[in-house]
Molecule: c-di-GMP-I riboswitch aptamer
Organism: Paenibacillus sp. SYP-B3998
């Protein structure tokens, strides 16, 4: 320096519930708590994947109408603890 990862020395992060703030939701902040992680640090304005459906359009469906529901797009937010990419702490075998 490139793998690699110890029941090793510092140190770190924090999943699910619960509380509260924000949002149509996804989510996501904080608090509380540890499932778990050797990249559980960073990128989501240019790599694959998932999630979302306020508004927007299209098809049914109820209804005299106004309107209301369902469903698929699209836009649009979101996820890094899905894979990727980039960085980086320690140093048994």
């Nucleotide at each position: 320096u490139c793998a690699c990862g110890a029941u090793a020395a510092a140190g770190g992060c924090a999943a699910a519930a619960c509380u509260g703030g924000c949002g149509a939701a996804a989510g996501u902040c904080a608090g509380c708590g540890a499932c778990g992680c050797a990249a559980a640090g960073c990128u989501a304005g240019a790599g694959g994947g998932g999630c979302u459906u306020c508004c927007u359009u299209g098809u049914c469906c109820u209804g005299u109408a106004g309107a209301g529901g369902a469903u698929a797009a699209a836009c649009u937010g979101c996820c890094a603890g899905c894979c990727a990419g980039c960085c980086a702490c320690c140093g048994a075998a």